[in-house]
RNA sequence: GUACGAGAAUGGCAAAAUCAUUGAAAAGUGAUGACGCAAAGCUAUAGGGACUUCACGGACUGUUUUAUCCGACAGUCAGCCAGCUGCCGAA
Numbered sequence: 001g002u003a004c005g006a007g008a009a010u011g012g013c014a015a016a017a018u019c020a021u022u023g024a025a026a027a028g029u030g031a032u033g034a035c036g037c038a039a040a041g042c043u044a045u046a047g048g049g050a051c052u053u054c055a056c057g058g059a060c061u062g063u064u065u066u067a068u069c070c071g072a073c074a075g076u077c078a079g080c081c082a083g084c085u086g087c088c089g090a091a
Stems, first nucleotide, its partner, number of pairs: 004089002012037002017032006035079001041084003047081002049077004056071004
C1' cells in the first nucleotide's frame, strides 16, 4: 500500500413508530426514538433499479366536463446495486 473487518479503542449516523411542519403524491425537514450501519459520509441533469402522478404529453370515453389508463425529457429514494472519498487496526 492492497485486501479484510474484532466480542478492540475513539468518536459518528439513526429504521419503524409518534408528534409538528412542507408537498397533489412519492417523499423532505425538526423533535422524541434505536431496527440496524465500517462508509447508514457525498453523488439522483448523463449508470442500473424502485416509487409518485398536481401540472405536461399520449390513449380511451364523450357534445362538453368529469373519470380511467400509459409515459418521462416532471419529481422522489444513496438505509437497493453502483461511482467517488474516508477513521481505526486484532487475526
Source information
This is a predicted structure of a 91-nucleotide RNA (c-di-GMP-I riboswitch aptamer) from Guptibacillus hwajinpoensis. Its Rfam family is "c-di-GMP-I riboswitch aptamer". Rfam describes the family as follows. GEMM was predicted in a large-scale screen for bacterial structured RNA regulatory elements. Lineage of the source: Bacteria > Bacillati > Bacillota > Caryophanales > Guptibacillus. Of the family's consensus pairs, 95% are formed in the model. Its mean pLDDT, the model's own confidence on a scale to 100, is 81.